This is a predicted structure of a 72-nucleotide RNA (transfer RNA) from a Candidatus Nanoarchaeia archaeon.
The coordinates come from a structure-prediction model, not an experiment, and the mean pLDDT is 82.
The source organism's lineage runs through Archaea, Nanobdellati, Nanobdellota and Candidatus Nanoarchaeia.
It matches the Rfam family "tRNA". It is annotated as a transfer RNA.
The sequence is in RNAcentral, with records from ENA.

């Protein structure tokens, strides 16, 4: 210097171009003599920026950044 890949809740990680989920953790509630477990429920998101395209973009197209991988 090039080539690929990913970036989404406090973690890991889903999500045909059409209302952004889930598990774990928090925070409540039940359920127990209590504690674990287990059941329910709540909170948490400007999808890493910046343009584009489109009725309509987390997704498609360009840049930028970061991280990780290979080549040299």
């Nucleotide at each position: 210097g090039g080539g690929c890949c990913a970036g989404u809740a406090g973690c890991u990680c889903a999500a045909c171009g059409g209302u952004a989920g889930a598990g774990c953790a928090u925070u409540c509630c039940g359920u127990u003599g209590g504690c674990u477990u287990c059941g329910g429920a709540a909170a948490g998101g400007c999808u890493u920026c910046g343009g584009g395209u489109u009725c309509g973009a987390a997704u498609c197209c360009c840049g930028a950044c970061u991280g990780g991988u290979c080549c040299a």